[in-house]
C1' cells in the first nucleotide's frame, strides 16, 4: 500500500418522539433530542432491493341523473441509517 478494526487518540455525524414549515403521500428541511454509527461521509445518470401512487390505465365491484368511492397496475416522486458504487481520518492485534 492493502486488508483489517482497539476499552488507542484527535475529531465527526445524529435514530425515535415531540414541534414548526412543504408535498396527493411516501418522505424533506429546521429546531430539541441521542438509538446507535469505522464511513451513518457522497452517489439513485454504476446497480440492485425497499416505500408512496398525485396524475395515467384497467375493471364481469358498490353507488347510481350526472357521478363518486372501492380494488388492480404504473415512477417521472422517494429511502443511501437495505445491500452496494466511489472518496477518505488513525494506526494497535
Nucleotide at each position: 500500500g492493502u486488508a483489517c478494526g482497539a476499552c488507542a487518540a484527535u475529531a465527526g455525524c445524529a435514530a425515535a418522539c415531540c414541534c414548526a414549515c412543504u408535498g396527493a403521500a411516501a418522505a424533506g428541511u429546521g429546531g430539541c433530542g441521542a438509538c446507535g454509527c469505522a464511513a451513518a461521509g457522497c452517489u439513485u445518470c454504476a446497480g440492485g432491493g425497499g416505500c408512496u401512487a398525485a396524475g395515467g390505465c384497467g375493471g364481469u365491484c358498490a353507488u347510481c341523473u350526472u357521478u363518486u368511492g372501492c380494488c388492480g397496475c404504473u415512477a417521472u416522486g422517494c429511502c443511501a441509517g437495505c445491500c452496494a458504487g466511489c472518496u477518505g481520518c488513525c494506526g494497535a492485534a

About this RNA: This is a predicted structure of a 93-nucleotide RNA (c-di-GMP-I riboswitch aptamer) from Paenibacillus flagellatus. The source organism's lineage runs through Bacteria, Bacillati, Bacillota, Bacilli and Paenibacillus. Model confidence (mean pLDDT): 85 of 100.